[in-house]
A computed fold for a 684-nucleotide part of an RNA from Algoriphagus iocasae, annotated as large-subunit ribosomal RNA, domain II. The sequence was found in a public genome assembly.
Context: one part of a larger RNA
Parts: sequence; structure tokens; C1' cells
RNA sequence: GCCUACGAGUUACUCCUCAUCGGCAAGGGUAAGGUAUUCAGUACCGUACCCGGAGCGAAAGCGAGUCUGAAAGGGCGUUUGAGUCGGUGGGGGUAGACGCGAAACUUAGUGAUCUACCCAUGGCCAGGUUGAAGUUGUGGUAACACACAAUGGAGGACCGAACCGAUAAACGUUGAAAAGUUUCCGGAUGAGCUGUGGGUAGGGGUGAAAGGCUAAUCAAACUGAGAAAUAGCUCGUACUCCCCGAAAUGUUUUUAGGAACAGCGUCGGGAAUUGUAUGACGGAGGUAGAGCUACCGAUAGGACUAGGGGGAGUCAAAUCCUACCAAAUCCUGACGAACUCCGAAUGCCGUCAUACAGAACCGGCAGUGAGGGCUGGGGUGCUAAGGUCCCAGUCCGAGAGGGAAAGAACCCAGACCUUCCGCUAAGGUCCCCAAAUCUAUGUUAAGUUGAACAAAGGUGGUCCAGUUGCAGAGACAGCCAGGAGGUUAGCUUGGAAGCAGCUAUUCCUUUAAAGAGUGCGUAACAGCUCACUGGUCGAGCGACAGGGCGUCGAUAAUAAUCGGGCAUCAAACAUAGUACCGAAGCGAAGGAUUGAUAGUAAUAUCAGUGGUAGGGGAGCAUUCCAACGACGGAGAAGGUACAGCGUCAGCUGUGCUGGAGUUUUUGGAAAAGCAAAUGUAGGC
Repeated sequence: GCCUACGAGUUACUCCUCAUCGGCAAGGGUAAGGUAUUCAGUACCGUACCCGGAGCGAAAGCGAGUCUGAAAGGGCGUUUGAGUCGGUGGGGGUAGACGCGAAACUUAGUGAUCUACCCAUGGCCAGGUUGAAGUUGUGGUAACACACAAUGGAGGACCGAACCGAUAAACGUUGAAAAGUUUCCGGAUGAGCUGUGGGUAGGGGUGAAAGGCUAAUCAAACUGAGAAAUAGCUCGUACUCCCCGAAAUGUUUUUAGGAACAGCGUCGGGAAUUGUAUGACGGAGGUAGAGCUACCGAUAGGACUAGGGGGAGUCAAAUCCUACCAAAUCCUGACGAACUCCGAAUGCCGUCAUACAGAACCGGCAGUGAGGGCUGGGGUGCUAAGGUCCCAGUCCGAGAGGGAAAGAACCCAGACCUUCCGCUAAGGUCCCCAAAUCUAUGUUAAGUUGAACAAAGGUGGUCCAGUUGCAGAGACAGCCAGGAGGUUAGCUUGGAAGCAGCUAUUCCUUUAAAGAGUGCGUAACAGCUCACUGGUCGAGCGACAGGGCGUCGAUAAUAAUCGGGCAUCAAACAUAGUACCGAAGCGAAGGAUUGAUAGUAAUAUCAGUGGUAGGGGAGCAUUCCAACGACGGAGAAGGUACAGCGUCAGCUGUGCUGGAGUUUUUGGAAAAGCAAAUGUAGGC
């Protein structure tokens, strides 16, 4: 892991409540117990007791009233007829109360044969090394001291087996082993190791102290009992079909993953006229917007002008000036969730009309009280977040189908069943892949398109439509030629001659035209060039702003890619059009089922039939019982292989096997249905 068996809303009660069926009814019922018989869930006694029939008050008590109050009044009642007993079912209570599950707590005991420490009594430590004190001898001293040589044999001394330990690494890791093996390693006469007997016991022991050890168990051992502790937590909770179908919100909570009440669901009852949509009419309002010389606040520039600063002036002043700061006022401009002289659209309330629905309310039973995405209006945040908090809507949740390559909530569209029928939606029509290599006109050359609409910014890429200027009296570009004189304008300067700088109504002349000079250049000149003009050429040429499609900007980690192949007057983009494809949508044909209406019924018509939590309804199967029946050695149950029937749970038949019981129908009673609980047991 699989198979088989077992495995979870049960039972009790003088309890409460509701529904339903039945008996009796202003009454209803007996309990324990007893009597009787035809001995059965029988009949009859039994009136203790219970509920109802009257309430009010704390009570005495009074009573259709009563309590309070001095009273007025007020509260709860009457006037308004229903209970009670039994059966069954839904829910609650008390019990283990749907099942399994703690860590723990208390109490009574069992443990020191493991291990910690202690007590008593025994045992063990190959071999080698070092050589303390003391002693002796010699030397030495006044005597000591001291020196040397021997002797001696000390030590938590040294090296190293047994023994005790466990430093490093490898192996082992369903091991040979629930702690080992191999090699290296530490101690090895000591605070050493060890045998035997004994002691200390659970909030206790013991501990050279690690919360270590206390029998493979230790931040409180193990065993029994309280005990089915408790578990607002996790997991699991078993056959079928039909109808309806939520919530993730508000308030409160030692409350936040729990609950109570309300909201939303369902089932039963249920009336008055209720709800929704649209239209008309009538209302309240201060949002969007707008405005502010209408307030409050904030605000840029200017004018005017108090006050202040600075300067001048004076002995001190007066007074004057001011490209400074600035109140008030005026002009222009402009801002505000907590500004408003204004002010919508929607939405909200009411009345009437029309259409369509079935509500409100009462009672039984719930679940929900972690929500989420998207669009719009906002707060918060960074006008960040698949962020967070509100409001309105929608979808997912609880929604399948088609499209978006793939995707909970984006687009289309709400699945009762069947069909090798049709029409469409979104989206598509070259191939993968159903349907146009469709029609017409343009654009794009970047594979842009075709990942991110990638941005600011750049772009004489190209297309379109404009405004304006020049042009056969010859434009624009190119080429040829001219581009002069007063004058080196004046000033400045070492110099300044068109070209360092300053000044300037920058003038006049000759001209076809030529600036007191556009740039390069020189120390300054010179030189080159431009403006401007003529010639040549021969038809369009400039400037400006706008739009379309491109282009650069362009950078990510395993080769690349629009979903892929691939596509260039397109299979890209734009505009217009005609076909077609395309879904569980719509239609067609047949069928099932729910509700309403009509009908005695058969049936007909209309509207439905996605669904989690959850509510309601109808059934199938298993075991046992009762009754009436039925089957069975000419073969029961069970098994197995086929066949048939039913909307499903399921049922039936035939063959084989099996070898002795089984069961329809109608009722009744339950140890009454398994895929899951790291479920339990067995097998493989």
C1' cells in the first nucleotide's frame, strides 16, 4: 500500500418546548397498587397527585381586579373559549451524550539486581625508569654548617600491558549492536579499579553540578485507581433520488480561529392589501463641479500707502530720498476634506397610475459571524503593493460550458436527460485547429507586428492634410564672374585697418550689386569667405506648426521562441463590407420531474429543474419480531458467470457450484449501510 472483518448523533428521565396523529373536553389524566377473565402490549377499580380553569402583590392579603401613591395617575391583568392525556417525530436540559485524541492533577502503592553517593568486608595493578628524606664513610669546621662518594627507596613521579576510560577519524545508520567495530588516543600506587552484602525513594533521593542519574523512562520514575478528567482545538462521521438554498455583516463579549442577540436560509401557518420596476407629480439635501470684491484660511505680480529698516539733513529736529520689509485699500491671477454667494446627475422619501410578484407577521430547525478578485467613488500608503480600511455594483466562494496558449473570480454564457440535427455569443477563419490564403482602399520594411501599449527624450525614416514665402519678368541647388570708393568711420590702444573692446537714426558716393561688414585668418596689415548682384541651367523650391505608421533609447542570470510552424500589396496595422466557424446559450425532436392553473379523473397549458454550509420531502438495502401465505434434497442460503428490468439506492431470471434451510406482502423494532479518523485486528 491493497483486501476482508470491525468502526462514530445512542439510551434513560413523573424534565422543557414545538409539530403531527388520536381520545376526551371546561375539563383532562391517573401513579404505585389491586380485582377479574377468554392471559393480552385485555377489561375494570384505585382521585393520592399533576396540568388547565384568575389575577395582582415581596408578603399578610384582596380578588375581575390588584399593586403603588396623599391624590392625580401609572404597572400587570379582565373584557377576547382550550385544555389535557397518549403514540411518533424535530430541538433543548441532565447524564461520558456523535467517535477517537492530550500535556497534566490527585491518591494508594512498587522500584537503588541499571545508575548516583555512602557503609561493611574482600580482591587486583606485567615489566622498565627516575632516585626525595634519612643513614654511613671521607673531607671540612672551635663546634655546627657545608662538599663529595656510597647507601636508601619517597612520589595524586615517568614510560608502558592487564584493568578503567573514550581524543580524532572512518565504518555502521531497516546496524553484528535501541550506542558497536577498526586504527590512533588518556589514566594505569591512586581523589585508583573491582567482587559480595547492605543503606538513601518521587517535589523525594543522590549528584567533584551535566538538570546529570534514580531499571533502554527524568525540568519531577513506574503501576493501579479517581476516569469515558477536561479539550471554545485537530481529525473522522458510512445508502439513493427530489425541492429550496445561505453567510463570511452589525452590537456586545478576559472577546477576537469561541459565543449571545440581530441580519441572511429553509419548513409549517398566514392576512391585510404589501413589495419591486417604470412613468407623472411633490419633497428633504450641500456631494461632483464651480466660485471666492460672499465669509474663513492660505496666496503670485502690480498700484497706492500707514508702520518699520537704511540714507541724507540738523545742536536736536522738522523735512527729504529709498530697485528694502510691509498692514489696510484697489487692479490682475489663482487654491482649500474639516471654506461656500452657488450647485447638479444619480440615489432617498411620499402620493397616484400601469405591469409583475408574492410578502409582512407567528412558530420549528439551522448554518454563517477568517472572505476574496474585478469596476467605479474615497481614506491610508509613495495618486507603491496580489497592501490595507470603507461605500456602490458584480462575479468566485457554492458555477460546469466556449474564448483569453496554459489561469477561482477578465470576455461570452447560467449545465434536468438523450440526439453522428439547426442558428448564434465572445472569439475567430494559411497549417497545427472548425471556418475567407474573402472583397475594397490605404499604411508599415522595423519581423515593427508578435512578451511588458515599456518611459522621459532624440529622429532630413516614410505617408497624409494644412498655413506661409519664392518661382518662365527664370526661383532653389550647383558652376562662372563681381563683392567697390570716402575710409585705416570715430574712440580706445603699443597696435585695433569690416572682424579684442566701446560709441553710433551704421552715413554718403559709384553701382547690376556690394554690411562702417557673416565666419576663418594676421602682432597689425595681407589673404580666404559670406550677405548682395549678373550670367549659365530650366521647374518647382524653402520655412512653420499638426497627424499616421516606424526608428533609437532597450540591460539577467540552463539555447531560443509570436502558443508553435511561420507570415511582408501580409497570415501585420487602419477603415468599410459580405460570408462562414464557433458553447452545456437559443431552436428542433423525444423523454423525466417540481410548482401553479383547469379538470371527478385521464390529461392539457404555463413557468421551472447549477449548487457548498444548511432546511424540507420521498425511497432502497441489512438484522430480528408478529400475522397471512409461499418456496426447498426433482436442491434453500451463500458463491460465481451471463442476461434482463428500474430515474437511483437496487431488483429479477438462467447455467454452474453449494448441500439445508429461505422468504414475498403488510406492520413493528434496530448493535441498520464505510474510502478516508498518521483508525483497530488479521491476511497478502